Predicted 3D model of a 75-nucleotide RNA (transfer RNA) from Luteolibacter sp. Populi.
Its Rfam family is "tRNA".
The sequence is in RNAcentral, with records from ENA.
The same sequence occurs in records of 4 taxa.
């Protein structure tokens, strides 16, 4: 080079055409002497990048970037 997979919130995944979620974390504030645990608000994204199809794209379609798996060929 080539085939497949994977990129979404600080972090581990979900969503797979119809205005974006969970858990874990962060921050307050209750509870504690206190900490942790628990209870209660509250904070969370240019869905890797760039065209393209749509009335509408995280989703489909080219392209290019990182990451992973697996595999030739010539030396």
């Nucleotide at each position: 080079g080539c085939a497949c997979g994977a990129g979404u919130a600080g972090c581990u995944c979900a969503g797979c055409g119809g205005u974006a979620g969970a858990g874990c974390g962060g921050c307050c504030c209750g509870c504690u002497u206190a900490c942790a645990c628990c209870g209660g608000g509250u904070u969370g994204g240019u869905c890797g990048g760039c065209g393209g199809u749509u009335c509408g794209a995280u989703c489909c379609c080219g392209u290019c970037c990182u990451c992973g798996u697996g595999u030739a060929c010539c030396a």